Predicted 3D model of RNase P RNA and transfer RNA as a complex of 456 nucleotides. Rfam match: Bacterial RNase P class A. By type it is a ribozyme. Rfam links the family to the GO terms tRNA processing, dimeric ribonuclease P complex and ribonuclease P activity.

[in-house]
């Protein structure tokens, strides 16, 4: 100076003018209305993918079927989330991406190619004793061809055999565990479960428009179905109701008010201690920080202040020219060019984007700013 | 909030246990015919919404994300 990699913080800032909403408080008022104090959008308020608080449904009983995860080991209220290992992959590296099981079974693998599999086959072509009868070593084809490789053997090959390497098993150390390593053995079981599926664990539905109350109206009627009936996905069993229940279809009324709604919480902070590689837990101190319902938390001005653009200008460097020094190199001083880097005035412009019960995670959208590490280039 | 669906040629649908992406209307050349229509034969036009992943190989299968459409909530 150029790429590139993980991660952290912020999301302007003062001031003065006007205007909104809570809470609390005053003062006038039979309502209103006015004044003081205080507090008032995010890191993703977003996507609605996840998971829980919460709320109802006598069954939140059992049970299948559905779904949802998938190395191991610790975090958390709990999660497909976080941290740490371990295994294999990708990258020159920082780093980054994936993970249960294929011989329990069923199914797929087009074209090529001789042939697409729990060993079956043989186009080219080896070898013999040559119209048979051995070969799976050698070319071929193809993503894959039934361990690989150096070598002995062999009629010519083959784990046929010996060494080394991958899988498998079985034994013994190490590790809480996934593995890891040593040692035999027998010589080897193609991909693909994001294919049905096995296997482990987890799972009741529904969802704040949930859910509870007040007030106001009003208007009920027909059909089905059945104790094999209802009773919060589906089907069975239990067990509960009980002449009421369901479901449809015509007709009726009513879109109103409170609360659920944020005053304590799995809360937020702190350059705080301790225990943990870490996530993270205790402990201590300080704080209370929107609660709306056509839906509020803004506007205008002014200075600042990061960050980027243009245009002036001062320096400073880098080429080209002339002179002068100098033995060339090289060294000053002057022009000119346009580049570059710093400063200094002036202008413009400044991202993603709104709370609607609450939280904790994962994806997406986007502006600055800084930090640690890779790699390369050039110079000391 | 909850549930479902859909994107493929100018247009208007197919294609689905993954193997070279297609019909029909249009456009266009040419035969025929005094033109024209219609009728024959030919021709072009397509990153299958958009990105990553599985796999030998994805329009299809898995994930995220974009735009569009559909339907549901109170009393009795």
């Nucleotide at each position: 100076c150029a790429a590139g990699u993980a991660a952290a913080u912020c999301a302007g800032g003062u001031a003065a003018u006007c205007g909104c909403a809570g809470a609390c408080u005053c003062g006038u008022a039979u309502u209103a209305c006015g004044g003081g104090u205080u507090u008032g959008a995010g890191g993703a308020a977003a996507g609605u993918c996840c998971g829980a608080g919460c709320u109802c449904c006598a069954c939140a009983g059992g049970g299948c079927a559905g779904a949802g995860u998938g190395c191991u080991g610790g975090g958390u209220a709990a999660u497909u989330c976080c941290c740490a290992g371990c295994g294999g992959g990708g990258g020159u590296g920082a780093c980054c991406c994936c993970g249960g099981g294929a011989a329990a079974g069923u199914g797929c693998u087009a074209c090529a190619g001789a042939a697409a599999a729990g060993g079956a086959a043989a186009c080219a072509g080896c070898c013999a004793a040559a119209u048979u009868g051995g070969c799976a070593a050698u070319g071929g084809u193809g993503a894959a061809a039934a361990g690989g490789c150096c070598g002995g053997g062999u009629a010519a090959g083959a784990g046929c055999c010996u060494a080394c390497c991958a899988g498998u098993u079985a034994u013994u150390g190490g590790g809480u565990a996934a593995c890891c390593a040593a040692u035999a053995a027998g010589c080897u079981u193609a991909g693909c479960a994001a294919a049905c599926c096995c296997c482990a664990c987890u799972u009741g539905g529904a969802g704040c428009a949930a859910g509870a109350c007040c007030a106001a109206g009003a208007a009920g009627g027909a059909a089905a179905c059945a104790a094999u009936u209802a009773g919060u996905u589906g089907c069975c069993c239990g067990c509960u109701a009980u002449a009421g229940g369901u479901u449809u279809c015509c007709g009726g009324g009513u879109a109103g008010g409170u609360c659920g709604c944020u005053a304590u919480g799995a809360g937020g902070u702190a350059u705080u201690a301790a225990g943990g590689c870490a996530a993270c837990u205790u402990a201590u101190g300080c704080c209370c920080c929107a609660g709306a319902u056509a839906g509020a938390u803004g506007a205008u001005u002014a200075c600042c202040a990061c960050a980027c653009u243009g245009c002036a200008u001062a320096u400073u460097u880098u080429u080209a020219u002339u002179a002068a020094u100098c033995u060339c190199u090289a060294u000053u001083a002057a022009u000119a060019a346009g580049g570059a880097a710093u400063g200094u005035g002036c202008a413009g412009u400044g991202a993603c984007a709104g709370a609607a019960c609450u939280c904790g995670g994962c994806u997406u959208a986007u502006g600055a700013u800084u930090u640690a590490c890779u790699u390369g280039c050039c110079g000391a | 909030g909850c549930g479902g669906g859909a994107a493929u040629a100018g247009c208007u649908c197919a294609g689905u246990u993954g193997g070279c992406a297609g019909a029909g209307c249009g456009u266009u050349g040419g035969c025929u015919u005094c033109c024209c229509a219609a009728g024959c034969c030919g021709a072009a036009g397509g990153c299958c919404g958009c990105g990553g992943g599985u796999u030998c190989a994805a329009a299809c299968c898995c994930c995220g994300u974009u735009u569009c459409c559909c339907g549901c909530u109170c009393c009795a």